[in-house]
Context: one part of a larger RNA
RNA sequence: UGACGGGGACCCGCACAAGCGGUGGAGUAUGUGGUUUAAUUCGAUGCAACGCGAAGAACCUUACCAAGACUUGACAUCCGAUGAAUUUUUCUGAAAGGAAAGAGUGCCUUAGGGAACAUCGUGACAGGUGGUGCAUGGCUGUCGUCAGCUCGUGUCGUGAGAUGUUGGGUUAAGUCCCGCAACGAGCGCAACCCUCGUCCUUAGUUGCCAGCAUUAAGUUGGGGACUCUAGGGAGACCGCCGGGGAGAACUCGGAGGAAGGUGGGGAUGACGUCAAGUCAGCAUGCCCCUUACGUCUUGGGCUACACACGUACUACAAUGGUUAGGACAAAGGGAUGCGAAACCGCAAGGUGAAGCGAAACCCAUCAAACCUAGCCCCAGUUCAGAUCGUCGGCUGAAACUCGCCGGCGUGAAGGAGGAAUCGCUAGUAAUCGCAGGUCAGCAUACUGCGGUGAAUCCGUUCCCGGGUCUUGUACA
Numbered sequence: 001u002g003a004c005g006g007g008g009a010c011c012c013g014c015a016c017a018a019g020c021g022g023u024g025g026a027g028u029a030u031g032u033g034g035u036u037u038a039a040u041u042c043g044a045u046g047c048a049a050c051g052c053g054a055a056g057a058a059c060c061u062u063a064c065c066a067a068g069a070c071u072u073g074a075c076a077u078c079c080g081a082u083g084a085a086u087u088u089u090u091c092u093g094a095a096a097g098g099a100a101a102g103a104g105u106g107c108c109u110u111a112g113g114g115a116a117c118a119u120c121g122u123g124a125c126a127g128g129u130g131g132u133g134c135a136u137g138g139c140u141g142u143c144g145u146c147a148g149c150u151c152g153u154g155u156c157g158u159g160a161g162a163u164g165u166u167g168g169g170u171u172a173a174g175u176c177c178c179g180c181a182a183c184g185a186g187c188g189c190a191a192c193c194c195u196c197g198u199c200c201u202u203a204g205u206u207g208c209c210a211g212c213a214u215u216a217a218g219u220u221g222g223g224g225a226c227u228c229u230a231g232g233g234a235g236a237c238c239g240c241c242g243g244g245g246a247g248a249a250c251u252c253g254g255a256g257g258a259a260g261g262u263g264g265g266g267a268u269g270a271c272g273u274c275a276a277g278u279c280a281g282c283a284u285g286c287c288c289c290u291u292a293c294g295u296c297u298u299g300g301g302c303u304a305c306a307c308a309c310g311u312a313c314u315a316c317a318a319u320g321g322u323u324a325g326g327a328c329a330a331a332g333g334g335a336u337g338c339g340a341a342a343c344c345g346c347a348a349g350g351u352g353a354a355g356c357g358a359a360a361c362c363c364a365u366c367a368a369a370c371c372u373a374g375c376c377c378c379a380g381u382u383c384a385g386a387u388c389g390u391c392g393g394c395u396g397a398a399a400c401u402c403g404c405c406g407g408c409g410u411g412a413a414g415g416a417g418g419a420a421u422c423g424c425u426a427g428u429a430a431u432c433g434c435a436g437g438u439c440a441g442c443a444u445a446c447u448g449c450g451g452u453g454a455a456u457c458c459g460u461u462c463c464c465g466g467g468u469c470u471u472g473u474a475c476a
Stems, first nucleotide, its partner, number of pairs: 001476002003473003007470007015460002019424005026314008034305002042053002064300007073125001077124002079121005086103007107114002127289002130287003136283002138278003141274001143272001148187006154163003167178003193266004198234007208223002212221002237260001240254005316417001320376007332363003337356002342351003383414001388409007430452007
């Protein structure tokens, strides 16, 4: 100087408390451990691994296993020879591969040859998801969006170092004010950026419709007022008033205002810590393999199942279930695509083809919770839906291992979950649906979007984490 303390002081955070909803019990989905296996590829392992890499394992992917094949190789550059390229057929085979027979003669040219491509040969080499993340780059997680981390000069100290950065206030903040052997400065904080909330303005098509016509319908004429769209601007600064405060920083209350003291949300992550993670995204040193640890193919596996854990979904019902009718979104996607109307089918779906590269058409009547009416009457039920049987549909060469969906039948556990434990402070929690990426097909996951919309916060004694000062130390 740091680190640590079941030392002290001060302060903060959904850290506790106050509340609301869960997890832990059930069934299923998914990941992991373990076990099994020819293989169940590999990595991730307290917080910060475990719906993680994987924004989607039937083949492919695929790295694993079995079997069958290839050896200058599936891919790159160079050299020599031959042949244009390309293409047809036969045999064998699960395919890859192996064996054989044909068709075909192009482009440029100084007529030597050349360009592109293919086959063969030779070796240089290719290739390796083989090892080492404790050799590395790059990227990432975490403490933590915590308020800290430092430097120059000066001063003090023999020196390590200190001072500044401590102190009194204040703040979300090393934020600002005052003081001070310090005076300044840098990286962080804040602001500048995006978005939402109010108003003005510009522009009205594909959007809108107040008034005037018109229609089944903003459908059409028309209109730019309104909504909206997307460009530009205004607006918030403790600016105004009052109290407190040190004539400070600041703080409390009020007015006006769409918004008030950082207005809400996002992006943005200092010096560093964990030899944290990643050699399997990529790059890369060294080591290792080179008729194989490379490459191709078929099939299998990654989907196994006495068990254990994590994360979710669905429930256990009446604030509910079911039947019929009725209403209101936002944000997205669409040409190998989205696919309307109409018709067929109980349905999944099929036929069909209009329109749309989309403020126009479609997904999508764009929703569901919600509202109205009827039934159910507290039961393992008209709850719950696992499992199983059967008949169908879709994608795709192909759904046996191992996809999704529909109809009918079947109808398991489950009566609110022990110890323990998680999230959340407002348009939040809870609850309800919608869309997107991945994708041929496959979503209870993920990422977004809107609808409905709470309760509680006395307080900082305690648990956890963090910051500043101080104290002890046999630790570095």